[in-house]
RNA sequence: UGGGGGGUCGUCUAACGGAAAGACACGUGGUUUUGGUCCACGGAAUGGGGGUUCGAUUCCUCCCCCCCCAG
Numbered sequence: 001u002g003g004g005g006g007g008u009c010g011u012c013u014a015a016c017g018g019a020a021a022g023a024c025a026c027g028u029g030g031u032u033u034u035g036g037u038c039c040a041c042g043g044a045a046u047g048g049g050g051g052u053u054c055g056a057u058u059c060c061u062c063c064c065c066c067c068c069c070a071g
Stems, first nucleotide, its partner, number of pairs: 001070007010024004018054001026042005047063005
């Protein structure tokens, strides 16, 4: 430099173009002599710019970062 794959809560993963879900972690409450376990509730995310669309995590384009292959 070229080709391919990827970037979503703190972490790991979901999401036919139609209110971004779950697990762990965290916080609060319950339970417990305390801690842990268990139960209930809660906060928290789409790498950046532009475009298409009534509507974009999703489609198009440019850039940034990571991985693989080739040179």
The RNA shown here (transfer RNA) has 71 nucleotides and comes from a Thermoleophilaceae bacterium. The same sequence occurs in records of 2 taxa. The RNAcentral record of the sequence draws on ENA and MGnify. The organism belongs to Thermoleophilaceae, within Bacteria. Its Rfam family is "tRNA". By type it is a transfer RNA. The prediction has a mean pLDDT of 80.